[in-house]
Description:
Transfer RNA from a Cyclobacteriaceae bacterium, 72 nucleotides, folded computationally. Its Rfam family is "tRNA". By type it is a transfer RNA. The organism belongs to Cyclobacteriaceae, within Bacteria.
Parts: sequence; structure tokens; C1' cells
RNA sequence: GGAAGGGUAACUCAUCGGUAGAGUGUCUUGCUGAAAACGAGAUGGCAACAGGUUCGAUUCCUGUCCUUUCCA
Repeated sequence: GGAAGGGUAACUCAUCGGUAGAGUGUCUUGCUGAAAACGAGAUGGCAACAGGUUCGAUUCCUGUCCUUUCCA
């Protein structure tokens, strides 16, 4: 320098254009003599950034940034 993949909750990842979810974590609580485990509830996102298309965009298109792999 060229090609491809990825960027969504504190972490790991879902979400085929129509109100963004799960597991883990954290907090509260039940249970226990006390803990762990287990049960119940709560908490937490302007979806990397900026534009475009659309009635409507995390999703489609363009540019930028970051990152992983491959080629030279």
C1' cells in the first nucleotide's frame, strides 16, 4: 500500500427497516446461626462519529476513526 471481518449495557454477545434484548456483573431482598448456592426484584444504551436514502434506520448507502485477520 491492497483485501476482508468487527465496533450495540461495566464485560461476552443477540437483534433480516417499525418501542433495543439475553447471560454475566452491580444493588436490594427471600432463604441460612452465618455464608455460598438458589429464588424474586431493581440497575444500566442518544447502537464508534458525521452525513445520505426512507413515513420510519442499530439494520440499507457514503465518508472518517479505532480494531482483528490475510496479501504484498